[in-house]
RNA sequence: UCCGAUAAAGGCAAAGCUAGAGAAAUCUGGUGACGCAAAGCUACGGGUCCUGAUAUUCAGGAUAGCCGGGUUGCCGAAG
Numbered sequence: 001u002c003c004g005a006u007a008a009a010g011g012c013a014a015a016g017c018u019a020g021a022g023a024a025a026u027c028u029g030g031u032g033a034c035g036c037a038a039a040g041c042u043a044c045g046g047g048u049c050c051u052g053a054u055a056u057u058c059a060g061g062a063u064a065g066c067c068g069g070g071u072u073g074c075c076g077a078a079g
Stems, first nucleotide, its partner, number of pairs: 003079001011036002016031006034065001040071003044068003047063007
């Protein structure tokens, strides 16, 4: 230095409920605790969802907790 735990510290927060924003997908605050080592950030590729139209396609939008890519990044026992 690399790998490595059922160790320690800290972090995030699904569903549901609740208040608000939006035409919708969905988002934000509170509550909650299913999970997460990138469940930090990023719509670049694919997927899914919403809206519109001249509709087997095109345009705009949503999702990073659907999968990949990019980028930053915590701890380290025994061995």
Molecule: c-di-GMP-I-UAU riboswitch aptamer
Organism: Deltaproteobacteria bacterium